[in-house]
RNA sequence: GGGCAUUUAGCGUAGUGGCUAUCGCGUUCCCUUCGCAUGGGAAAGGUCACCGGUUCAACUCCGGUAAUGUCCA
Numbered sequence: 001g002g003g004c005a006u007u008u009a010g011c012g013u014a015g016u017g018g019c020u021a022u023c024g025c026g027u028u029c030c031c032u033u034c035g036c037a038u039g040g041g042a043a044a045g046g047u048c049a050c051c052g053g054u055u056c057a058a059c060u061c062c063g064g065u066a067a068u069g070u071c072c073a
Stems, first nucleotide, its partner, number of pairs: 001072007010025003018056001027043005049065005
């Protein structure tokens, strides 16, 4: 320098163009206990990496940029 893959909440993830973006762990609060753990309930937390395009409508399709991984030189 070139090819390919990936980028979604604090961490790990689902999401085949259409409702308020999914789940687990974690965090906070409540119940249960003398207390802790376990268990039950609730809540907060997302510019869907960034910019642009296509479309009535984009996390999803297209182009570019960036980061990470991998392969080639």
Predicted 3D model of a 73-nucleotide RNA (transfer RNA) from Magnusiomyces paraingens. It matches the Rfam family "tRNA". It is annotated as a transfer RNA. The organism belongs to Magnusiomyces, within Eukaryota.